RNA sequence: GCCGAUUUAGUUUAGUGGUAAAACAAGUCAUUGGUAAUGACUAGAGGCCAGUUCAAUCCCGGCAUUCGGCA
Numbered sequence: 001g002c003c004g005a006u007u008u009a010g011u012u013u014a015g016u017g018g019u020a021a022a023a024c025a026a027g028u029c030a031u032u033g034g035u036a037a038u039g040a041c042u043a044g045a046g047g048c049c050a051g052u053u054c055a056a057u058c059c060c061g062g063c064a065u066u067c068g069g070c071a
Stems, first nucleotide, its partner, number of pairs: 001070005007064001010024004018054001026042005047063003051059001
């Protein structure tokens, strides 16, 4: 330099056009004589820019990040 893939919550992953989901982690409450455990609840996210569409995490383009392959 060329090609391919990845990017979603603090972490690990789902979701492939129509309300962003789960686990762990965090907080509050309950429970206990007190912790732990357990239960209920709460908050928390689509790398950036632009386009298509009534509507984009999803489709198109560019840039960036990380990983891999070729030279």